[in-house]
Molecule: transfer RNA
Organism: Ignavibacteria bacterium
């Protein structure tokens, strides 16, 4: 330099090949229970890398830019 692969809550994964309010565990923050702690239990916070395009509707399909990995050169 060319090609291909990914990028989703702080972490780790989901969303079934475009469909209704992106969930789930795990950490955190709070409450319940206990003499106190762990543990269980409810409960909150919190995310599509960005910028366009297509579509009635994009996490998802196209482009371009940023990252990461990989193979050629």
């Nucleotide at each position: 330099g060319c090609u291909c692969u990914c990028g989703u809550a702080g972490u780790u994964c989901a969303a079934c090949u475009g469909g209704a309010u992106a969930g789930a565990a795990c950490c955190g923050g709070g409450g319940u229970u206990u003499c106190c702690u762990a543990a269980a239990c409810c409960u909150c916070u919190a995310a599509u890398a960005g910028c366009a395009g297509u579509u009635c509707g994009a996490g998802u399909c196209u482009g371009c830019u940023c990252g990461a990995g990989a193979g050629c050169a």